Predicted 3D model of a 77-nucleotide RNA (transfer RNA) from a Chlamydiota bacterium. Rfam family: tRNA. About the family: Transfer RNA (tRNA) molecules are approximately 80 nucleotides in length. It is annotated as a transfer RNA.
[in-house]
């Protein structure tokens, strides 16, 4: 360079193939619980769906550009 993957809460991951309010576990906070802690049970915060524009009543999701990461091929030395 030239294909292929992948990017959604602080972490690993869903999201039924374009549809009503993006949700789970683990972490975090707060509470009950206990002589402390842990387990455990209640709540609760925490999202520009990398990024930017297009389609469409509607977009995580479909197209185009572009960043990163990452396989695989190549070309310089």
């Nucleotide at each position: 360079g030239c294909g292929g993957g992948u990017g959604u809460a602080g972490c690993u991951c869903a999201a039924u193939u374009g549809g009503u309010u993006a949700g789970a576990g683990c972490g975090c906070c707060g509470g009950c619980c206990u002589g402390u802690c842990a387990c455990g049970c209640c709540g609760g915060a925490g999202g520009u769906u990398g990024a930017g524009a297009g389609u469409u009543c509607a977009a995580g999701u479909c197209u185009c550009u572009u960043c990163a990461c990452u396989c695989g091929c190549g070309c310089c030395a």